Source information: The RNA shown here (c-di-GMP-I riboswitch aptamer) has 81 nucleotides and comes from a Candidatus Brocadiaceae bacterium. The organism belongs to Candidatus Brocadiaceae, within Bacteria.
[in-house]
RNA sequence: CCAUGAAAAAGGCAAACCAGUCCGUGAGGCUGGGACGCAAAGCCAUGGGUCUUCAGCAAAGAAGAGUGCCAGGUUGCCAAA
Numbered sequence: 001c002c003a004u005g006a007a008a009a010a011g012g013c014a015a016a017c018c019a020g021u022c023c024g025u026g027a028g029g030c031u032g033g034g035a036c037g038c039a040a041a042g043c044c045a046u047g048g049g050u051c052u053u054c055a056g057c058a059a060a061g062a063a064g065a066g067u068g069c070c071a072g073g074u075u076g077c078c079a080a081a
Base pairs, nucleotide, nucleotide: 004079005078012038013037017033018032019031020030022029023028036068042074043073044072046071047070048069050065051064052063053062054061
């Protein structure tokens, strides 16, 4: 350095659920609590999939949501075989 993720450490994130007198038509978001989990559960909606709204007889479509579904790009802590 590449690949990998056993053990330990420092720190990090935060599902479900609860609260809000907050934002959004909605999917959802935000703040606080919470902790199932996570070595990229850091960042980027780039491809697929999913969800919402609009429109449509349908097929096609437009605008969104979401990366803690799977890939891809990029940066990165520690370390045994």
It was read from a public genome assembly, where an Rfam model found it.